[in-house]
Context: one part of a larger RNA
RNA sequence: CUGGGCGUAAAGAGUGUGUAGGCGGUUUUCUAAGUUUGGUGUGAAAUCUCCCGGCUUAACUGGGAGGGUGCGCCGAAAACUGGAAGGCUUGAGUGCCGGAGAGGAUAGCGGAAUUCCUGGUGUAGCGGUGAAAUGCGUAGAUAUCAGGAGGAACACCUGCGGUGUAGACGGCUAUCUGGACGGCCACUGACGCUGAGACACGAAAGCGUGGGUAGCAAACAGGAUUAGAUACCCUGGUAGUCCACGCCCUAAACGAUGCAUACUUGGUGUGAGCCAUUCAUUUGGUUCGUGCCGGAGCUAACGCGUUAAGUAUGCCGCCUGGGGAGUACGGUCGCAAGGCUGAAACUC
Numbered sequence: 001c002u003g004g005g006c007g008u009a010a011a012g013a014g015u016g017u018g019u020a021g022g023c024g025g026u027u028u029u030c031u032a033a034g035u036u037u038g039g040u041g042u043g044a045a046a047u048c049u050c051c052c053g054g055c056u057u058a059a060c061u062g063g064g065a066g067g068g069u070g071c072g073c074c075g076a077a078a079a080c081u082g083g084a085a086g087g088c089u090u091g092a093g094u095g096c097c098g099g100a101g102a103g104g105a106u107a108g109c110g111g112a113a114u115u116c117c118u119g120g121u122g123u124a125g126c127g128g129u130g131a132a133a134u135g136c137g138u139a140g141a142u143a144u145c146a147g148g149a150g151g152a153a154c155a156c157c158u159g160c161g162g163u164g165u166a167g168a169c170g171g172c173u174a175u176c177u178g179g180a181c182g183g184c185c186a187c188u189g190a191c192g193c194u195g196a197g198a199c200a201c202g203a204a205a206g207c208g209u210g211g212g213u214a215g216c217a218a219a220c221a222g223g224a225u226u227a228g229a230u231a232c233c234c235u236g237g238u239a240g241u242c243c244a245c246g247c248c249c250u251a252a253a254c255g256a257u258g259c260a261u262a263c264u265u266g267g268u269g270u271g272a273g274c275c276a277u278u279c280a281u282u283u284g285g286u287u288c289g290u291g292c293c294g295g296a297g298c299u300a301a302c303g304c305g306u307u308a309a310g311u312a313u314g315c316c317g318c319c320u321g322g323g324g325a326g327u328a329c330g331g332u333c334g335c336a337a338g339g340c341u342g343a344a345a346c347u348c
Stems, first nucleotide, its partner, number of pairs: 004319003007302002012316001014201004021194003025088007033081002035077008048066007091191001092188003095184004103177007110154001115149007125136002162169002206247006215241002220236004258315006266293011297304002321348003330341004
């Protein structure tokens, strides 16, 4: 390279928007680039195949004929692909009506709890553990009542429930705002799918500047445990956790399963809408989502199974024995930490 693969064996990029490119519904006419076909030219010799001949044979070799993927030119065809022009409505989008939702941003508000402060009551313990001790407390703690301060998080509702492209999102109210879904089938008329680069977003931790700091808590200190204990347990406790702005760009970023479209037996829950039905918030149907169980089929097995890992098509990404190694070097991005890209020797 031809291939074969990517849930768990190596392998789906963390997610999206989208450029180039690749691919693309249905119909009519034209075109003839691809395509098919006829002719013609070329396709040197040697080589190859067949026939005849020459060395005693063969290898070797002389002559003749054939073959020759391909390429150029001139015609022909018009199904398919492409191109041009014109239609269509099923794909896609728009419009109108409607309900659902922790989707996003900003501001304000609320109650419970922890901690701290002030005051009252009250007295000797409290706290903590396997047991203790460090620690707190007669300068009045713990407990309890009243008041106040401040920060962070929002019990119940809460649900194999919902929303979001992913990360993620949960008290209440208001304002601004994105998307999906259902119904009508009015409008546009293929406007589509994917997407190398590129751009945007991206948990936690971490970084910069300025705030904030109740609780928790790396580091650190002390007390225990232990042979030791740089731990597990306990008492403290600083970064951090929170906010604003700017970086970082990684995760078992997982469904370990790329996106889109079509097709292929079923059963049973649940969320949102619509239609019909019922005394009913009842039952049935339908579209979209989300679960479980299973058929064919698939799979090495486990399992997947209309939300496919089944049957197919289009496009992208990635893999090619283990270690060395996600290392070195170079490049690039970053304030740094480090990220991205990414070998080889050697070895089994």

A computed fold for a 348-nucleotide part of an RNA from an uncultured bacterium, annotated as small-subunit ribosomal RNA, central domain. The RNAcentral record of the full RNA draws on ENA and SILVA. It matches the Rfam family "Bacterial small subunit ribosomal RNA". Rfam links the family to the GO terms ribosome and structural constituent of ribosome. Its mean pLDDT, the model's own confidence on a scale to 100, is 89.